[in-house]
């Protein structure tokens, strides 16, 4: 990334004792919940660390860190770089094309069994570099 269930609402079809029942579809911003799978955070002993206790913090998600230069400083920009991606999966090679952001917590968090908490949104695009070995799959 995903899927299932319940209630509610809308529309359609069938049935009806006209009270409603069943089936199917849909539910955007801002309908309400529950669960599975996957992901993330907090949280003992032991171990590790005492690099923090506000002039200067610290921490989390993520590949997205760091350096030099330009800029009067800032904002911003340029060139590199740790790291990451290129279409079923893994490894290796070539080096062809790219990314190398953004946000969050709020004085506070190492690891961490039990336990606790959260996410599963949104936007855009349209045939996807080449080679080798193996695996999986071939409806």
């Nucleotide at each position: 990334c995903u899927c299932c269930c319940u209630c509610g609402c809308a529309c359609g079809c069938c049935g009806u004792c006209c009270g409603c029942g069943g089936c199917a579809u849909g539910c955007c911003c801002g309908g309400a919940g529950g669960g599975a799978g996957c992901c993330g955070g907090g949280g003992a002993c032991c171990c590790a660390c005492u690099u923090u206790c506000a002039c200067c913090g610290g921490g989390g998600u993520g590949a997205a860190u760091c350096g030099a230069c330009c800029g009067g400083c800032c904002a911003g920009g340029u060139c590199g770089u740790a790291g990451g991606g290129c279409a079923g999966c893994u490894u290796c090679c070539a080096c062809g094309c790219c990314c190398g952001a953004a946000c969050c917590c709020g004085a506070c968090a190492g690891c961490u069994a039990a336990c606790c908490c959260g996410g599963u949104a949104g936007g855009c695009g349209g045939c996807a570099u080449g080679g080798a070995a193996g695996c999986c799959g071939a409806g």
Molecule: c-di-AMP riboswitch aptamer (ydaO/yuaA leader)